[in-house]
Molecule: RNase P RNA; transfer RNA
Organism: Armatimonadota bacterium
């Protein structure tokens, strides 16, 4: 100079001029994703939520956390020359299922062609017996690959190597080393299921005040012989109104809390951890509505500006996205 | 805002691991008629919403995006 790879920063800037939101008022006024609602948590009401089954959800190991399906570190495996990046990565030796087609067979049992032998037969060949290497299919064929051996052969036997188990040493652990045994066990569990852990529902339209009028009306149905509710059932608990449908009043498209300035918060520093993160101190923090604000001209500059825009609040994930830019590395190629 | 549910052919739908996805109706193209219509004959006319994974194979089984629908006061 190419090509790459991690983390990372910024989200058009300054001025006017009209406007919207909240705030008495001074003043404040969208994101990294405010999105998806895919996790999880707080908070709140159901019995302060209980027992069991049944669901669901997660799945190497340790650890971080308020918790997670997140997040760090590691250990196993794959991809890349490499920086580095990727994996739903418990158990197939607990049962049960499925493995089209093809094939002799698809998983506990068999041999159609072969090969070896034995016996009839003149010959083809038939009939018995022994084998499962090699061919032949397939996505997968019952450890591999070299030699002994054998009639032929075959873990029958040896070496190595791949996997199981037992055992010693390292480590917290996963799991690595090494040393013997036996001689070998086919995928699929994003098939049921088996273990481990975890999960009580529903959700801010939760849920609570207040408060005028009016009809706690009309009908239809159910109910102390248990309605309705607490989880899908069962146990156990509360213990009388429910459930539909029509129609009326209106401060009314009811007001207020919840909710908005304060916390699993934010930046600095120190002190511990490899790191996620934690421990002290210091400083700083006002978006907040309920038809639902955060905009629109216009000037000048620049790199010319994407995806999108709160709704109770937090940690995360995934998705979608524009241009500059730093900072670490890694590979080619060139010079010196 | 919250909670649920569905995408297969032009529309209605089956198919829920195994060859090249089926059916009705629609629609095309030919006979047939003078035209038309009925009738007859043939033709699937699809990226199984999109993408990734598991898997020997995915419309079907997981995950994520999309686009539709519906229910609470």
């Nucleotide at each position: 100079g190419g090509a790459g790879u991690a983390a990372g920063u910024c989200a058009g800037a300054u001025g006017g001029u009209c406007g919207c939101c909240c705030a008495u008022a001074c003043g404040g006024g969208a994101g990294g994703a405010a999105a998806g609602u895919c996790c999880g948590g707080g908070c709140u009401c159901c019995a302060c939520a209980g027992g069991g089954c049944a669901c669901g959800a997660u799945g190497c190991u340790c650890g971080c956390u308020a918790a997670c399906g997140g997040c760090g570190a590691g250990g196993g495996g794959g991809a890349g020359c490499g920086a580095u990046c990727c994996c739903a990565c418990g158990g197939a030796a607990a049962g049960u299922g499925c493995c089209a087609c093809a094939g002799a067979a698809a998983a506990g049992a068999a041999a159609a062609c072969a090969c070896c032998u034995c016996g009839c037969g003149a010959a083809a060949g038939c009939g018995g017996g022994g084998u499962a290497a090699a061919g032949c299919u397939g996505a997968a064929a019952c450890g591999g690959u070299g030699g002994u051996g054998u009639a032929a052969g075959a873990g029958a036997c040896c070496a190595c190597c791949a996997g199981u188990c037992c055992u010693g040493c390292a480590g917290u652990g996963a799991u690595g080393c090494a040393g013997g045994a036996g001689c070998u066990u086919g995928g699929c569990a994003a098939a049921c299921c088996c273990c481990a852990u975890c999960g009580g529902g529903a959700g801010c339209a939760a849920g609570g005040c207040u408060g005028a009028a009016u009809a706690g009306g009309a009908a239809g149905g159910g109910a102390c012989c248990g309605a309705g509710g607490c989880u899908g059932c069962c146990c156990g608990c509360c213990g009388a109104c429910c459930c539909u449908u029509c129609g009326g009043g209106u401060a009314a498209g009811a007001g207020c809390c919840g909710c908005a300035a304060a916390g699993a918060g934010a930046u600095g520093c120190g002190a511990g951890g490899c790191a996620a993160c934690c421990c002290g101190c210091a400083u700083c923090c006002a978006a907040g509505a309920c038809a639902g604000a955060u905009g629109a001209c216009c000037a000048u500059c620049c790199a010319c500006g994407a995806c999108a825009a709160a709704a109770c609040c937090c940690g995360g994930c995934u998705u979608a996205c524009g241009c500059a830019c730093u900072u670490a590395c890694u590979c080619c190629a060139g010079a010196a | 805002g919250c909670c649920c549910c569905c995408g297969u052919a032009g529309c209605u739908c089956a198919g829920u691991g195994g060859a090249u996805a089926g059916a009705g109706c629609g629609c095309c193209u030919c006979c047939g008629u003078c035209c038309u219509a009925a009738g007859g004959a043939g033709g699937g006319c699809g990226u199984c919403g999109g993408g990734a994974g598991u898997u020997c194979g995915a419309a079907u089984c997981u995950c994520u995006c999309c686009g539709g629908g519906g229910g609470c006061g």